[in-house]
RNA sequence: AUGAUUACAAGGGGAGAGAUUACUAAUCGUUCAUCGAUUUAGUAACGCCGAAGGAGCAAGCAGAUACGCGAAUCUCUCAGGCAAAAGAACUCUUGUAGGACG
Numbered sequence: 001a002u003g004a005u006u007a008c009a010a011g012g013g014g015a016g017a018g019a020u021u022a023c024u025a026a027u028c029g030u031u032c033a034u035c036g037a038u039u040u041a042g043u044a045a046c047g048c049c050g051a052a053g054g055a056g057c058a059a060g061c062a063g064a065u066a067c068g069c070g071a072a073u074c075u076c077u078c079a080g081g082c083a084a085a086a087g088a089a090c091u092c093u094u095g096u097a098g099g100a101c102g
Base pairs, nucleotide, nucleotide: 006097007096008095009094010093011092012091013090018046020045021044022043023042024041025040026039027037028036029035047082048081049080053078054076055075056074060069061068
């Protein structure tokens, strides 16, 4: 003195799937018993999504065999999600840390 992988912070981009049905409560309207509502929350049921997180495995490695290690945007859907909002793997820019290579 160049400033890689990586980590953190801020900002931007960022898909998919029922604004489902039923019940209860609250709120508003009202004919003030009832009833209705493009409203909110909870519970239950069925149907779906995969890109927070989580779990599983191939080749291969090791091994006498078995056990073991072994990736993901793949698979599973426990969790999460299915109008909007939020979240969101991943990615871009900036900054900080760091210091591979030369």
The prediction has a mean pLDDT of 77. This is a predicted structure of a 102-nucleotide RNA (Glycine riboswitch aptamer) from Ornithinibacillus californiensis. Its Rfam family is "Glycine riboswitch aptamer". The family has 44 seed sequences and 9,425 matches in Rfam 15.1. From the family's description: This family represents the bacterial glycine riboswitch. NCBI's taxonomy places the organism under Bacteria, Bacillati, Bacillota, Bacillaceae, Ornithinibacillus.